[in-house]
A computed fold for a 74-nucleotide RNA from Parvularcula bermudensis HTCC2503, annotated as transfer RNA. Rfam family: tRNA. It is annotated as a transfer RNA.
Formats: sequence, C1' cells, structure tokens
RNA sequence: GCGCUGGUAGCUCAGCUGGUUAGAGCGUACGACUGAUAAUCGUAAGGUCGGAGGUUCGAGUCCUCCUCGGCGCA
Repeated sequence: GCGCUGGUAGCUCAGCUGGUUAGAGCGUACGACUGAUAAUCGUAAGGUCGGAGGUUCGAGUCCUCCUCGGCGCA
C1' cells in the first nucleotide's frame, strides 16, 4: 500500500428487510429484605451509536471520506 473485519452505556455485547421510545447482562447509586453482610428483589442514573459529509419523509442500519483496533496479502 491492498483486501476483509470491528468501533453502540463504565465493561461485554444485541439491534432482523431503513420506521414507533436505542436495548440486554455485568457494574454503579438508592431502596426492600437481614441483627449485620452476602445473595435475592425493585427503582434509577448513565448513550453527540468512532468523526465528518451525503441519500431519504425518516439512518445505529445505505453510500463516500477520515480515524482507531484486529486478521490476511504484498
């Protein structure tokens, strides 16, 4: 340099053929339970969906460029 692949919550990930409000588990905070802790249960906070632009009535999803990681080829 070329090809493939990935970047979505603090972490690990899902998100179907573009559509209603962006989700799960773990973690965190608070509460319930307990003599107390753990476990368990409930509630909540937490997201410019890597960045910019484009297409579209509508983009996490499609297109282009950039950027960071992984694999392969040279």